[in-house]
RNA sequence: AGAGUUUGAUCCUACCUCAGGAUGAAUGUUGGCAGCAUGCUUAACACAUGUAAGUCAGAUGAGAAGUGGUGUUUCUAGUGGUGAACAGGUGAGUAAUGUGUAAGAAUCUACCCUUGGGAGGGGAACAAUAGCUGGAAAUGGCUGCUAAUACCCUAUAGAGUUAGUACCUCAUAAAGGUAGGUUGAGGAGCAAAAGGGAAGAAUCCACCCAAGGAGGGGCUCACGUCUGAUUAGCUAGUUAGUGAGGCAAUGGCUUACCAAGGCCCUAAUCAGUAGUUGGUCUAAGAGGAUGAUCAGCCACACUGGGACUGAGACAUAGCCCAGACUCCUAUGGGAGGUAGUAGUGAGGAAUUUUAUGCAAUGGGAGAAAGCCUAACAGAGCAAUGCCACAUGAAGGAAGAAGGCUCGCAGGUCAUAAAUUUCUUUUCUCAGAGAAGAAGGAAUGAUGGUAUCUAAGGAAUAAGCAUUGUCUAACUCUAUGCCAGCAACCACAAUAAAAUAGAGGAUGCAAGUGUUAUCCAUAAUUAUUGGGCUUAAAGUGUCUAUAGGUGGCUUUUCAAGUCCUUCAUCAAAUCCUAGCACUCAACCCUAGAUAGGCGGUGGAAACUACCAAGCUAGAGUAUGGUAGAGGCAGAGGGAAUUUACAGUGGAGCAGUGAAAUGUGAUGGGAUCGAGAAGAAAACCAAUGGUUGAAAGCACUCUGCUAGGCUAUUAUUGACACUUAGAGAUGAAAGCUAGGGGAGAAAAUGGGAUUAGAGACCCCAAUAGUCCUAGCCAUAAAUGAUGGAUAUUGAGUGCUAUAUGUAUCGACCUGUAUAGUGUUAUAGCUAAUGCAUUAAUUAUCCCACCUAGGAAGUAUCUUCACAAGAAUGAAACUCAAAGGAAUUGACAAGGGCUCACACAAGUGGUGGAGAAUGUGGUUUAAUUUGAUGCAAAGUGAAGAACCUUACCAAGGAUUGGCAUGUCACGAAUCCUUUUGAAAAAGAGGAGUGCCUUCAGGAACAUGGACACAAGUGGUGCAUGGCUGUCAUCAGUUCAUGCCAUAAGGUGUUGGGUUAAGUCCCACAAUGAGCACAACCCUCAUGUUUAGUUGCCAUAAUAGUUUGGCACCCUGAACAGACUAUCGGUGUUAAGCUGGAGGAAGGUGAGGAUGAUGUCAAGUCAUCAUGCCCCUUAUGUCCUGGGUGACACAUGUGCUAAAAUGGCCAAAACAAAAGGUCAUGACCCCAUGAGGGCAAGAUAACCUCAAAAACCUAUCCUCAAUUCAGAUUGCAGGUUGCAACUCACCUGCAUGAAGUAGGAAUCGCUAGUAAUCACCGGUCAACCAUACGGUGGUGAAUUCAUUCUCGAGCCUUGUACAUAUUGCCUAUCACACGAGGGAAGUAAGCCAUGCUCAAAUUCAUUACCUUAACCACAAGGAAGGGAAUGCCCAAGGCAUAGCUAAUGACUGGAGUGAAGUCAUAACAAGGUAGUCAUACUAGAAGGUGUGAUUG
Repeated sequence: AGAGUUUGAUCCUACCUCAGGAUGAAUGUUGGCAGCAUGCUUAACACAUGUAAGUCAGAUGAGAAGUGGUGUUUCUAGUGGUGAACAGGUGAGUAAUGUGUAAGAAUCUACCCUUGGGAGGGGAACAAUAGCUGGAAAUGGCUGCUAAUACCCUAUAGAGUUAGUACCUCAUAAAGGUAGGUUGAGGAGCAAAAGGGAAGAAUCCACCCAAGGAGGGGCUCACGUCUGAUUAGCUAGUUAGUGAGGCAAUGGCUUACCAAGGCCCUAAUCAGUAGUUGGUCUAAGAGGAUGAUCAGCCACACUGGGACUGAGACAUAGCCCAGACUCCUAUGGGAGGUAGUAGUGAGGAAUUUUAUGCAAUGGGAGAAAGCCUAACAGAGCAAUGCCACAUGAAGGAAGAAGGCUCGCAGGUCAUAAAUUUCUUUUCUCAGAGAAGAAGGAAUGAUGGUAUCUAAGGAAUAAGCAUUGUCUAACUCUAUGCCAGCAACCACAAUAAAAUAGAGGAUGCAAGUGUUAUCCAUAAUUAUUGGGCUUAAAGUGUCUAUAGGUGGCUUUUCAAGUCCUUCAUCAAAUCCUAGCACUCAACCCUAGAUAGGCGGUGGAAACUACCAAGCUAGAGUAUGGUAGAGGCAGAGGGAAUUUACAGUGGAGCAGUGAAAUGUGAUGGGAUCGAGAAGAAAACCAAUGGUUGAAAGCACUCUGCUAGGCUAUUAUUGACACUUAGAGAUGAAAGCUAGGGGAGAAAAUGGGAUUAGAGACCCCAAUAGUCCUAGCCAUAAAUGAUGGAUAUUGAGUGCUAUAUGUAUCGACCUGUAUAGUGUUAUAGCUAAUGCAUUAAUUAUCCCACCUAGGAAGUAUCUUCACAAGAAUGAAACUCAAAGGAAUUGACAAGGGCUCACACAAGUGGUGGAGAAUGUGGUUUAAUUUGAUGCAAAGUGAAGAACCUUACCAAGGAUUGGCAUGUCACGAAUCCUUUUGAAAAAGAGGAGUGCCUUCAGGAACAUGGACACAAGUGGUGCAUGGCUGUCAUCAGUUCAUGCCAUAAGGUGUUGGGUUAAGUCCCACAAUGAGCACAACCCUCAUGUUUAGUUGCCAUAAUAGUUUGGCACCCUGAACAGACUAUCGGUGUUAAGCUGGAGGAAGGUGAGGAUGAUGUCAAGUCAUCAUGCCCCUUAUGUCCUGGGUGACACAUGUGCUAAAAUGGCCAAAACAAAAGGUCAUGACCCCAUGAGGGCAAGAUAACCUCAAAAACCUAUCCUCAAUUCAGAUUGCAGGUUGCAACUCACCUGCAUGAAGUAGGAAUCGCUAGUAAUCACCGGUCAACCAUACGGUGGUGAAUUCAUUCUCGAGCCUUGUACAUAUUGCCUAUCACACGAGGGAAGUAAGCCAUGCUCAAAUUCAUUACCUUAACCACAAGGAAGGGAAUGCCCAAGGCAUAGCUAAUGACUGGAGUGAAGUCAUAACAAGGUAGUCAUACUAGAAGGUGUGAUUG
C1' cells in the first nucleotide's frame, strides 16, 4: 500500500465483499510445561448454609471459672466510651441535584498537629441483678437495690452573638415625625470527671474553653458533555422584590404580601438512550468506537416514604411505616433482605473453591500485650489472554518396506525411518534449601515452593486450518445440478485443482479454525479531505429578516491573533532512557512532549471595535433611447359556423378502402345582406425584443414599472448572499355567475382487428373564453443557484454613444450593454464547456451519499375537493447507473450486386405406379441424416450372404493377434445323426532344416494374461464434409490518434466481376483470399503415321502404295484494352470500330480466405473415457430391413394429332470388355437357347443410336391415347426366386382430358426434347446417380416491390445479439410490514379521594427524680389527641410506547402457468413530464410543456 465483483470489451460513478489490528469473549477440534494477568458483559432475578465489625476490665457495679483457702489470674451479660458514615460490592436510576476543566464565598469539621488558658462546689437516678408475672416464640411488664469517664444544678472565664440602643423587659428622654448623639439596672444562652485511669516516681493517657493549621465535607458560578423538530412553544413558587421563618452556610430552601415576570430555533419543553472521567482499542493523523480489570467522583443497597443517633448518614450486615415475596408459628403473632466473600437455583453462547492465613501492607478500638479484619496476602480451577521453553542433536542411500502417482523408465513422502554416536531443557527419583522479617529476640499462610546438586533414560510431550481467485500451497479416486460447498465472485448436470476421501504441499503452532462485536481499509459524511449539465444531487422564480461575508486611507483600543512567563490538568497508563526477575511478558526507578483551561507582562501587521475622511462598489438627479413589459378602454378586417332570401337540381361528406352521418321537408355549390363567439394570416427569422420567472404579437388612446446609454452634479460602503417569512407562479382541475363559433377528454355510433375498452371516421358534453376567488404543481430545463474579479483569438446580429476639424449620407473604426457561432489554453469519466465557462479564485444559500420497497406508510400543516408539503422502516438484491467502443438488429436512410424480382420458357403441387421419409404396426420391421444446408441421402446394387435387427439351436481363450505348455507333419477321403452350425465313427498320409539335443511353419488340445464389440458419448476428440459463398472480404508489422476498449491503414472521389485499379489522405508496407499459373473445348503451325484416313479393285476380302485431307498423340503459336475514334482528372477505366478462329474473365472445370452454425459423421477409419466378458462378443437355420387406414419429399410415365401404330431408310460422341465382351450361322412369336470365330483392343465386340426424314392407317373419342392391375404360359441367373428378383408371350385395359393455395429450374449451344454408355454387379427394384453426343428456342423495359448479400451512415434499454430485451393484471406459494371495530398491558402526567410512619405546630387531657419554690405551684420534659405536608392504595382523565385483532388494501420474492404486447429501432400511433377523464391489464385520449 491494495484486491475481487456491473460489460462482448472499456473508462467512470457507486455500493457490497476480502486481506490488518483488537476483545472480560463463546464454540469445534487438539493439548507438554513455567511465569504474569484476567474470570456473570445475561435476571439491580430469587437465595439454603458458613462467614465479612468489633474493641476497651488501665471508665464502671456485678457475676462466674479456678484454688483446700487468700492473693494473683482468666472469662463474661449489662451500664459507659469509641468505631460501625471507612474498607468491600453494583451501575438500576440520572442528559444534570451528575461529571471533567477552571474559578469563587457565605460554611462545618470527631480523631491528628501547634499555641494559650483551665478543671471550684454539689445532687438525683437508671440498667445489670433479685422477687413476682405475660407470651409458642420474638420479646416483655410490675416492685425493690446499686456504681461510673452515664445524667443534673451551681461558681469562675474569655471569645462570639447582638450589625444602626434593632436580643428581651423595665426605667430615663421626647407633643409627634425624621436624622444624629447618649445613660442606668436586671435577665437569657456555653463548661469541667473537687483531679478520671495507670504508676513507687519522673511521667503517660483521657477531659474543658479559645485561636490557628492539616486533611476532609457542604454550597455557588463559567465552559464542555448522545439522538430525535414526524417534540415549538414551556413555566404560578414559576421570575424578581419586601418582611418573617429555617439552615453549618448562600438561596423561593419555606411562608405572607406585592409586581408579571423568567426560559426558547446559539433548540427551551418533551421523548428515547446512557453512570461519568483518567483511560482502552483502532487510525499516518484528524478522528471513530468504547468506559471490564486498576484509579478519581457520583448514585444505589428487596420496592417506596420517613426521620432518629452522631463531628459526619437520612445509614449495605441500624430504626419506624407501607408494599411485594420467602420462612417460623401453639394462628394470637413474629423473622428476613449476598449489587460483601465462598456457594446454590434460574436465566444464558458464557464466567472459578461453600479451601489457607493474618506472615506482609492497611484499617478499628485499646496505655499495651493481644483481639478483629472474605480489606488484603498467597494458593486452587479455566490455554481466557500476554510472554518464555520443550517435544531432541549429529551422522545415516540398499535412496529399504509401505502409501500415493505413473508416459511403466521412473517420481514423491525421503535423511524422513530403521540403524550408530551424543545431549538431558523438560520428566522420574533422592539430597540440600531460601529472600520476602521491619525493630534486640521471636514471628512465613505461601512452601519443603523458587533455586542448587547427584543419578536414570530419547526417554513423558503436535496439532489445527487451508490448498479455484483474492492468498502461500495440486494431483488421484468417488459422486454426477445429487450429495454437498460458499466472505464476495462463483463451483457441481460422467474426465470437478472449488463437494467427499486419499497422498502431497502451504500457513500458524500448544495452539488452530469458526462465530459475534469495534476501528481501519472507506476521500463511503470529505475540518484535514468529496460532490451537484448527462451518473444520487441547483429550491419554478423574485423580494427580503435573522445569520454569514464585505471597498480605499488614517487614528484609538487590545476582544480575536502572536510572543514571554507563572500555576494547574491526581496517581496509574502511553512515550523515552535505565534497573532487576537467566530472557521476555510483568515489575521498579528517572525523565519528558504536544495540547486544554486560568493568571501576569508585552507586540500591533491582519480581523473586530472607536473616531475621522475618500470615491473606483451601490444608489439619486438630469438629457436621450429601443422594446409582443403590465393594467384599462375604444375600434377594425379576414376566416369559421349558423339563420334568412335568391339561383339550381343529386348527391355531399369521409377514408388505405369503406361505413355510420347528411340530402327531393331541396343538401353540397354559388350570390346577397345579417348574427355570434373565439383567434390574431402576411410582416415572422434555425433570427430578434421584453419580463424575476411563469409569460408576452391586429390597430389606437390613457395610466404605469423596469432596462440601456451619455454628461456633469450629489450621497459616501448605504454592498453581496439569504434559513424561517412574504409575493408571484403554464396547463389541467375546483367554486359562483356569465358566455359558448371552432376544436374537443368522457360518451354514442361506424370501421379495422383473433379481440380493439386504441390508432382512422361521423357526432358530441365538461372544459377551453370573461368576471371574482381557490389550487401551487410540470422534462416549471441551459436538466447548469446568486454575486464579484481574472484570462489569448476569429466571425455575425441588436441598441446607444462617439471619432474621421461645419451639417447630412455612406464607409470604416472605438466604447458600453445584450444576444449567437467557431475554436486555443485550461477543465472534464467521456460526451463536451470554453469571456454568456462546465477555466482560475473568493463569499453565501439549497441539495446528494448504492438499487428497489417509495415520493409509498404513518404523524403533522395547508386545501372546498383533487391533492400539495414534510417524509420513514421492515423486507429484498449485487448490482442499478453515466459516457463512449465494437458488433448484431431496425415494419431507419444512402450506394451496389445476384435467374432475387420482373420479362419469358418448361415444370412440381391433381392421376398411376417407382423410390425415400414420417407415422402406425410388428418377435423384428437394425441404424444415422430432420428448415434453407434431412428425405432416388450414408446405400456405385438388402432373396442366402451383406446384416448391424428378431425367433430358435450351439460352443466359451473363442474366426483373428502375442506369450506359455502338451501332442501331432500338414493334408485328404468315406460314413451316421441333425434345419444347419456341429457331434460321433472309420481310413489314407508321414514332408522341410539339423551341430541329432532339437527347430521353422501348420493343425489339435489345456490353463491364464487377453481377444472381440456396427455397445454409449460427434456436447471429450482427430480426420473428412456441408453451409453462408466463388460472397469480397479477413488480418498483421511499424508509425500516429485516444486514459482505455479501440481507431487509423481497410475511409473519401472515381472505376471494376473483384479491398480490381487510379487519385486524394497520418499513414507506410505486407500476408491470406480475388486475379493469374493447371485441365478440357474452340483456331493455326510443326512433327508422328498404326489398328486410323486415302488410293488401288464394279463391289467385298487379302495385298500393295501414300500421309495432301479427316482423325489421333505430342510440342509450339495465338488475345495483351495491343491498335484507332470518343469520353474521363494528362489517371484507372468505359464506349464504338477495324483486324482476327476467338475481344474485353473467349466458354466450362478444378481451385473455397478469416470465421459462423457445440452444423454432420464414434456405423468408413482412427481415438480418450465409460460399459459388456458362458455375453452388448461368436457360429448356424429361418424370418425381418420389402409390413400399410394415412401424411409428405424427389424423380418416371402420361393424358395425345407438333401425336400414336406399322413400314422403309440416314447421321454421333464418349465409355466398357478375358471368372468378361461375345460376331457370323441355326432354332424359338419372344425372352432366350445351340454351335462358336475374333480381339488383352483406334484392329474384334457390346452396337440397334433415337428424335429426324419419306410414306400408310387412326380423325378428337377415355380412342389404335395411356399403360396400372390381374389371369395363364414361359425364359434367365443362382445351392435356393413363396415371403422377396428381373425378363418374354397371350389375354385383361384402373386412374388420368393439363392440375387449388402455393412453389421450383433456367440467360445460349443454355432451356426444352431425343437416344447412347458406364460404375457397382451372379441377378435385380436403375424411372436413381455419373457421363456422352443429336435436334435446338423465347425473353431481360428496369431495380419500385419479395428473398439473400456487400460497403457507408443514424438509432438502440440487444451482446445467447429480434427466436433479443421487456411491462402490467390474473392464478399459486412464501415471508415482512401498513390499516382496522376493538382487546388487554406498561410508562408518564394531571385532578379528586383516602391517608401509615415521621418532623413541625397547636391543645393543656394524662404524667414526671434532679432546678426554683418548698404550702399550693413554676420552669422544663414525656405520653396522648388534633392540624399541615405526605408514600403506597382507590376513582377519573389526557398523552406516549410496545403487543395483539375478525377482516382488509398494496408492495416484495419465487427454472419452465394464463391473457395481452405498453417500452427499447420511426418498436410499427415518436417517447416522456404535469394534470383530468376513462379502461381486464399493460394502457388510451384531451390540454399545456419538453427533446433525453
Notes:
Predicted 3D model of a 1492-nucleotide RNA (small-subunit ribosomal RNA) from Torreya grandis. RNAcentral holds the sequence, with entries from SILVA. Rfam family: Bacterial small subunit ribosomal RNA. Gene Ontology terms of the family: ribosome and structural constituent of ribosome. The organism belongs to Torreya, within Eukaryota.